Predicted 3D model of a 350-nucleotide part of an RNA (small-subunit ribosomal RNA, central domain) from Stenocereus thurberi. Rfam family: Bacterial small subunit ribosomal RNA. Its family is annotated with ribosome and structural constituent of ribosome in the Gene Ontology.

Context: one part of a larger RNA
RNA sequence: UUAGGCGUAAAGUGUCUGUAGGUGGCUUUUUAAGUCCCCCGUCAAAUCCCAGGGCUCAAUUCUGGACAGGCAGUGAAAACUGACAAGAUGGAAUAUGGUAGAGGCAGAGGGAAUUUCUGGUAGAGCGGUUAAAUGCGUAUAGAUCGGAAAUAACAUCAAUGGCAAAAGCACUCUACUGGACCGAUACUGACACUUAGAGACGAAAGCGAGGGGAGCGAAUGGGAUUAGGUACCCCAGUAGUCCUAGCCGUAAAUGAUGGAUACUAGGCGCCGUUCGUAUCAACCCGUGCAGUGUUGUAGCCAAUCCGUUAAGUAUCCCACCUGGGGGGUAAGUUCGCAAGAAUAAAACUC
Repeated sequence: UUAGGCGUAAAGUGUCUGUAGGUGGCUUUUUAAGUCCCCCGUCAAAUCCCAGGGCUCAAUUCUGGACAGGCAGUGAAAACUGACAAGAUGGAAUAUGGUAGAGGCAGAGGGAAUUUCUGGUAGAGCGGUUAAAUGCGUAUAGAUCGGAAAUAACAUCAAUGGCAAAAGCACUCUACUGGACCGAUACUGACACUUAGAGACGAAAGCGAGGGGAGCGAAUGGGAUUAGGUACCCCAGUAGUCCUAGCCGUAAAUGAUGGAUACUAGGCGCCGUUCGUAUCAACCCGUGCAGUGUUGUAGCCAAUCCGUUAAGUAUCCCACCUGGGGGGUAAGUUCGCAAGAAUAAAACUC
């Protein structure tokens, strides 16, 4: 490189934007680069193949001839691809009227719970467990009723629900702001798809700086349990968890399923919306789009299952795979404050 693959066997980059490159819808003209055809030149001999000859035959050998193919040139064809020009509107954008939404970011406000402090009442236990003990408590705990403060998270609504590229997003209100969907017209006129490299975002944990610290809680201390118990259980409790501006760049980052387009039975839901029907009105019902579920036909599949949200039928582009271990390791390089991350072997062994 070809070929075969990539839900679960090895294999889809965590996600997006997008450069080079690759690929690209409809109609017409021109061109003739690709494509296809004729002719010509050339591609040493030997060898291979074919037809003959000759060593008695054969091997060997001699003579003649190619087919096919490559390269270059002249000419011809114009369906397809390319290039030039012109055009159209279905792909794709834009304008416009609406709609839904935990989409993002910033500010303001709220109540419940918890803990602490403080005051009153009351007076011996509380707490914890399978059972206990450590622990707290006459220096007045726990309980209960007031007051104050602090921090983190937002019960019910809540859903098989919604939004977002993914990570993710939920108390309420406001400002700014991104995307999506539906409808009707107008407008641009292929402006598209994918995307190596590159850039951006990226849970949790972790790192350095400055704050904050209620609850929880690695580490650690103590009490139990146990043969032991560096654990599970209990009492405490530091980092951390929270905020600000940075770094890190990884996850079973999962739908274990890359993106785009087209086609291919249905049934039953849910969310948004158009139209029709209906009505006093709101629902309901039918219908068309867009999304999200479940079941299932054909088909596919090793099976499981998937099945218009495909793992079906096709096309285009990208990433990746090629026995297990060694090993996602060593070394080198790049990045990082570090932790480490990315790239990535071999010997050897079965």